[in-house]
Context: one part of a larger RNA
Order: sequence, then C1' cells, then structure tokens
RNA sequence: CUCUCUCUAAGGAACUCAGUAAAAUAGCCCCGUAACUUCGGGAGAAGGGGUGCCUCCUCACAAAAGGGGUCCCAAUGACAGGCCCAAGUGACUGUUUACCAAAAAUACAGGUCUCUGCAAAGUUGUAAGUCCAUGUAUGGGGGCUAACGCCUGCCUAGCGCCGGAAAGUCAAGGAAGUUCGUGACUUGAUGACAGGGAAGUUGGCAACCGAAGCCCCAGUGAAUGGUGGAUGUAACUAUAACGGUCCUAAGGUAGCAAAAUUCCUUGUUGGGUAAGUUUCGACCCACACGAAAGGCGUAACGAUCUGGACACUGUCUUAGAGAGAGGCUCG
Repeated sequence: CUCUCUCUAAGGAACUCAGUAAAAUAGCCCCGUAACUUCGGGAGAAGGGGUGCCUCCUCACAAAAGGGGUCCCAAUGACAGGCCCAAGUGACUGUUUACCAAAAAUACAGGUCUCUGCAAAGUUGUAAGUCCAUGUAUGGGGGCUAACGCCUGCCUAGCGCCGGAAAGUCAAGGAAGUUCGUGACUUGAUGACAGGGAAGUUGGCAACCGAAGCCCCAGUGAAUGGUGGAUGUAACUAUAACGGUCCUAAGGUAGCAAAAUUCCUUGUUGGGUAAGUUUCGACCCACACGAAAGGCGUAACGAUCUGGACACUGUCUUAGAGAGAGGCUCG
C1' cells in the first nucleotide's frame, strides 16, 4: 500500500450525479396517533414512558456468580423497523432480459369490438388425423384497452370490413356461324403433275350464354386513420366576444398542459434556500397533449423515479489510531 473490520475531538451532508456507503432505529408492555380514504385502511403512523425490586451467602465498600422472596399482561447483551412531507408513474399480489437492465416494460381482474350453432370458429398436418373439447354462446377463438371514479366529442372523403345488386367490365367452359387443312370422288384424252371437292374429321376465329371480383350504392370509429388558413374590428394601449372570406370528409370538444411530451428555455410568476438549469403551485404563447395506440383524477401498494425536512453518522472539513488477512524482505 490492498482487502475485511473496530474506534475517533469539534462540526454534521459542507461530500457526491445522487446521503451511494456507513451510522442511527429495533424486542415486549402502556399511553397516544394526522391529512386522506374505495370506510377495509392509512397505522407499528408520528410522538412519549417503562423494561424491575427486596434479601441471604462467598466477599474488600464493590463487581460478578449462586440461593430465596415479591410482583407484573410484559422484565431485549445475540437476534431484532429509521421516520416524515410533496410530486411523477404503474391500480394492486404476480412475471421478465439463465451470465451487465426487475422497470414506468409484461401480466392482471374489469371494459369493449369481432368471429363462432358444433363435422363450430380458430390451430397443426400433403393427408388420415390433432388441439380446442369428452367443451356447446353464462361456451370457445382473435384484436385493443387495463382496478375503481367522472367520461370517451366531431369526421365514413381515402383505406379496411359488413350488406346490396340494376347497369358496365370479366375466366374456364358451352356455342350458332365462319374458315385453313385432310378427304371418297371428279376435271385437264392418259401419266407425272395441276385444279375442283360431298360426308366425316383435326385446327383457327367467333355472335351469344357465362360466377365471384372490380366498378357502383349504402352502412360502419373501443375499424385503419384524420381532427385548417389568412384577414378586419371595442372611446389610451393591448387583446378580440364579433364580422366577412378561402379550403375541407370534418376542422381538436371535455379535460389536462414548459409535462417521462416545450425546440426557443434556466419561458414568466409565486413558494422553498443566504444563494435553486433540479423541485412544488400557477399561467398557456401545446415547435410537436387530448379522449380505450384511451383523457383526467384517485385511497392502498412499489428493492420504482424526483424534490425537501428530522434523526444519524469518517460521505466530507482532514485525517488519526487499532485488529486480522495479503503484499514486501529473508528462509
């Protein structure tokens, strides 16, 4: 010097990203206990007090040990909660990155939409079959949201889905017809050769018939999504309840807001501090909140995150002393 511990004057977070670490608290009994609340809780809230006494013996007044008594619901050398205030977030218990993340992520009860009548939908397999389910709509599958409370606005133009079926378009297939070839036979006196050619048949084209789909019509937002601009105006100024105007499917409602979202920004203002880019309460000018990719609240809960007090301390001012194990030297 390193590691693991013990103690420390005075101060007590001045340390630090951050009270990380350490210290402190601690059992049992009694008293006492706030806001808030879903009336269950919060709560071990917080904060106080107590946790023995008498006697004998050994003996030096002791300490300690042992014996006896008294008394109580209870007699802490180990073991054994620090606490409070105020925000964010997620309701809660639970789950998760085996070996850097335990969380605000995931799940959840609850809500809602949608599919599904049983040989169900959905899943898996080429299939036979399987799961669902030895279940049957108070069932089963899928999507989104996430206890609870108050709520969930406007838009169906685009995209999707459901329904409709008049017109248009439209495949395979069918098909009247038409046409190339082949072709018995026939013409050129006869042969090579050339021409014609019935029936049948192989092809080509094809009027017309021909489903779903698309087009079209209508519905649907707890489907995918979207939810404006510029301009004038009030008797100080400023602002604009108000007016006209352009565009749109409709122009963001309630609520909340410099927010886990705010660039400008350490916005402005108030509180807290001697001093506060953090923090809490407001304001609203929301670059770029907003209503089940839910909005706003919310008791309880959290090895969650943020700010502030009390207690406490070697975190620090600022170091010192000690114990053990290493390191170092020698063997």